[in-house]
This is a predicted structure of a 113-nucleotide RNA (SAM riboswitch aptamer (S box leader)).
The model forms 97% of the base pairs in the Rfam consensus.
Its mean pLDDT, the model's own confidence on a scale to 100, is 81.
The sequence was found by an Rfam model in a public genome assembly.
RNA sequence: AACAUAUCAAGAGAGCGACGAGGGACUGGCCCGAUGACUCGCCAGCAACCUACCAAGUAAAAUAACUGGCAAGGUGCUAACUCCAGCCUGGUGCAUGUCAGGGAAGAUAUGAU
Numbered sequence: 001a002a003c004a005u006a007u008c009a010a011g012a013g014a015g016c017g018a019c020g021a022g023g024g025a026c027u028g029g030c031c032c033g034a035u036g037a038c039u040c041g042c043c044a045g046c047a048a049c050c051u052a053c054c055a056a057g058u059a060a061a062a063u064a065a066c067u068g069g070c071a072a073g074g075u076g077c078u079a080a081c082u083c084c085a086g087c088c089u090g091g092u093g094c095a096u097g098u099c100a101g102g103g104a105a106g107a108u109a110u111g112a113u
Base pairs, nucleotide, nucleotide: 001113003111004110005109006108007107008106013043015042016041017040018039022032023031024030026086027085028084029083044078045077046076049074050073051072053069054068055067082105087102088101089100090099091098092097
């Protein structure tokens, strides 16, 4: 990198330091940003995907699986619902629109090549 599965309405930084102009994937919108964003390092925090550990039930036992817990380890995350919409279907409205559902795309985890 392409593939499969799961999740994406909740949660968590006005921290310290470095850098210095763009950033929020893409397009449009709308936002964030010299009162320093984004990114990087440290610290703090959130969460519970994987590992470890704990508990109960099934079982003669062990292993595995399921459920709940924990948060030590591996990731992830800490503006805005994935910031909103982009394609399709339906409701509604005279209409600009708007509401609902499903996709596409994206992100993260795990697995396998």